[in-house]
RNA sequence: AACGCCUAAUCCUGCCGCCGUCCGGAAUUCCGCACCCACUCACCGUGUGGCAGGAGCGGGGGACCCAGGUAAGCCGCCGACCGGAGUGAUCCGGCCGGCUCGGGGUGAAGUCGCGCCAGGCGCGGCCGGGCAUCUCCAGCCCGAACCCGACAGCUCACCUCGUAGGCGCCGGAGAGGAAAUUC
Numbered sequence: 001a002a003c004g005c006c007u008a009a010u011c012c013u014g015c016c017g018c019c020g021u022c023c024g025g026a027a028u029u030c031c032g033c034a035c036c037c038a039c040u041c042a043c044c045g046u047g048u049g050g051c052a053g054g055a056g057c058g059g060g061g062g063a064c065c066c067a068g069g070u071a072a073g074c075c076g077c078c079g080a081c082c083g084g085a086g087u088g089a090u091c092c093g094g095c096c097g098g099c100u101c102g103g104g105g106u107g108a109a110g111u112c113g114c115g116c117c118a119g120g121c122g123c124g125g126c127c128g129g130g131c132a133u134c135u136c137c138a139g140c141c142c143g144a145a146c147c148c149g150a151c152a153g154c155u156c157a158c159c160u161c162g163u164a165g166g167c168g169c170c171g172g173a174g175a176g177g178a179a180a181u182u183c
Base pairs, nucleotide, nucleotide: 003168004167005166006165010055011054012053013052014051015050016049017048018047019045020044024037025036056163057162058161059160060159061158066153076099077098078097079096081094082093083092084091085090102151103148104147105146106145110126111125112124113123114122115121116120127143128142129141130140131139133175134174135173136172137171
């Protein structure tokens, strides 16, 4: 590099720059190797980087109905400021900032039992995910990490976000599809 795997993480366009190339003169014992002028980064490139968009794919928020709940209201912690009550300690409310134990989100990444030094770690069961179209059998591997910040059910319209990163398979049987070549 090609061909592939996990994953939403693929494809396309424009602009600017870089690289390659070297249109013109000059130049070279031969040569865009070197060197000078000029042009300006000429034209071109399944090249590359940045920026800005688009398509496709993936996610979050968000009605009626439905679900949930059942009087309504309230409902975590810390700090500053403001207002009120109080003799005072302090209490109540509002607003701003921060935190994570409650709750929630992306994801397959959950749950139960046992052991050990609580945390953490190890083993096992059930369950979930991956291994080149699908199914079955066999074999191997994974069950992490991060985010929101007291707060969110589903959800049309509508609003909004992401398009990263990490890797290297090729056992058996059956079914089905696609491509190329020839006629």